[in-house]
RNA sequence: AACCACUCGUCGGGAGAGACCAGUUACCGCUGGCGCCGAAGAAGCAACCGCCCCGGAAACUUUCAGGCGAAAGGACCGGCGAGGAAAC
Numbered sequence: 001a002a003c004c005a006c007u008c009g010u011c012g013g014g015a016g017a018g019a020c021c022a023g024u025u026a027c028c029g030c031u032g033g034c035g036c037c038g039a040a041g042a043a044g045c046a047a048c049c050g051c052c053c054c055g056g057a058a059a060c061u062u063u064c065a066g067g068c069g070a071a072a073g074g075a076c077c078g079g080c081g082a083g084g085a086a087a088c
Stems, first nucleotide, its partner, number of pairs: 006083008018034001020033005035068003041064001042062003048056003
């Protein structure tokens, strides 16, 4: 110096589960009820890791939240742009 971890932005891909029942409404929607889903977020245990007093920790677990036609959202993956270590 370059590449890369990582961060942000942007584009694309992106699952699951009732277009359930009742009331209201022209529809969207709202309220209540029952049944479900896990991949926003949140919480819990833990393999493991560390600077080992303690701390960091999942796609596992729980569903508080969220979701169960489309739309929106969506962990994660890829492309592009910007920033950007350490080690070598």
This is a predicted structure of an 88-nucleotide RNA (Glycine riboswitch aptamer) from uncultured Neomegalonema sp. It matches the Rfam family "Glycine riboswitch aptamer". Rfam's curators write: This family represents the bacterial glycine riboswitch. The source organism's lineage runs through Bacteria, Pseudomonadati, Alphaproteobacteria, Neomegalonemataceae and Neomegalonema.